Predicted 3D model of a 72-nucleotide RNA (transfer RNA) from a Candidatus Berkelbacteria bacterium. NCBI's taxonomy places the organism under Bacteria, Bacteria candidate phyla, Candidatus Berkelbacteria. Model confidence (mean pLDDT): 85 of 100. Rfam family: tRNA. From the family's description: Transfer RNA (tRNA) molecules are approximately 80 nucleotides in length.
RNA sequence: GGGCUGGUAGCUCAGGGGUAGAGCAUCGGUUUUGCAUACCGAGGGUCCGGGGUCCGAUUCCCCGCCAGUCCA
Repeated sequence: GGGCUGGUAGCUCAGGGGUAGAGCAUCGGUUUUGCAUACCGAGGGUCCGGGGUCCGAUUCCCCGCCAGUCCA
């Protein structure tokens, strides 16, 4: 320098056009003499950045940035 894969909650990841979810973690409640477990609930997101298409973009297209991997 080129090809490919990825970037979404604190972490690991789903979701691939119609206002974004799960598990774990955090907080609260029930249970316990207490802790743990179990169950119930809550909070937490400018979906990497900038443009384009579209009535509408996390999703499709283009250009960047970052990470991984392969080739040279």